[in-house]
RNA sequence: CGGGGUGUGGCGCAGUUGGCAGCGCGCACGAUUCGGGUUCGUGAGGCCGCCGGUUCGAGUCCGGCCACCCCGA
Repeated sequence: CGGGGUGUGGCGCAGUUGGCAGCGCGCACGAUUCGGGUUCGUGAGGCCGCCGGUUCGAGUCCGGCCACCCCGA
């Protein structure tokens, strides 16, 4: 320098014919217990790496940039 991949709640990931973001773990509260654990219920928490564009509408499409990983030179 060139090519490819990844970037979504604290962590791991899903969401891919654009239609308004979900699962597991964890966390808080409650029930259960003498207490803890387990189990069950309820709840909080993200605007989706950053900027811009297309569109009535973008995590999803397009362009640029950034970070990390892989391959090549």